The prediction has a mean pLDDT of 76. The RNA shown here (c-di-AMP riboswitch aptamer (ydaO/yuaA leader)) has 144 nucleotides and comes from a Solirubrobacterales bacterium. The sequence was found by an Rfam model in a public genome assembly. It matches the Rfam family "c-di-AMP riboswitch aptamer (ydaO/yuaA leader)". Its family is annotated with regulation of gene expression and cyclic-di-AMP binding in the Gene Ontology.
Formats: sequence, C1' cells, structure tokens
RNA sequence: UGCGCCGACUUGCCGAAUCCCUGGCUCGGUGCCAGGGGACCGGGGACCCAGAAGGUUGGGGCGAAUCUCGUGCGUAGCCACGAGUAGCGCUGUCGUUUAGCGCGAGCCCGUCAGCUAACUCGGUAGGCAGCGAAGACGAGGCGG
Repeated sequence: UGCGCCGACUUGCCGAAUCCCUGGCUCGGUGCCAGGGGACCGGGGACCCAGAAGGUUGGGGCGAAUCUCGUGCGUAGCCACGAGUAGCGCUGUCGUUUAGCGCGAGCCCGUCAGCUAACUCGGUAGGCAGCGAAGACGAGGCGG
C1' cells in the first nucleotide's frame, strides 16, 4: 500500500412503530414490571351514495408485495421452481431528474364487515447497512 474477514462508537435505511410521566421491586444505581398521556398508524361503525337475494369454489383485513406465462407433480393447486409484471424502496442536507442497485414477502379474522359523522376497538414491533457516500439542476444549512 492492496485485498479479505470480524466487530462496531458517531451515523444511516425499511417500517406507524416514537417522546414523556406515574407507581412498584431494589439501600442506591442499573435493570425489570404495571399503568397513563402526547404523537403517529390501523380496524369496526349512520343518513346520503354505491350495491342489489344466494353462491363452501365463501368473504374480509394489515402490507409495495398484485397478476401473467412456462416447467414439475399427477389427484391437482391455495404447492415448488424459472422468466416477467402492477406496485414499492435506496443512492447520505432536501426536492426533481438521469443513471444504477434492490424488493415484488409474509401474517391475521373466522362465515362476518362497501363508503361512513358521532361513537368505538386496537398497534407503537422487527429487521438491516456501515469510514463508504454516482452525475446534473434548483433550494438550503454549516464554516470562513
């Protein structure tokens, strides 16, 4: 000096998933537990409107995560794999754009739910990157 690996303070990303207060356990601290509030997010729920009974091959919700084709299986698809795709995310101050890199899952309700004021019921998890930040235009911030 180069490459690789491990860890990870500051920092950053997906996501609603964060901030504060009270009490208890403890000598105290740390930590743990039980609650409450703000903020953010989601469900149910009238008139009107929409729709118009029924369908077991039910129906519905969260989420970007839908759909198409091919192959396999042979009982057959709500399965597996492959190629795409609606849609979604990142590129490091922010926005737009170019270019590039990714995702395109999973879970839940339980026969039931259109929208929906009042009202009402819930959630505040989890996962990842990592000394490196691509260009252009515009707007800012900090420092001198």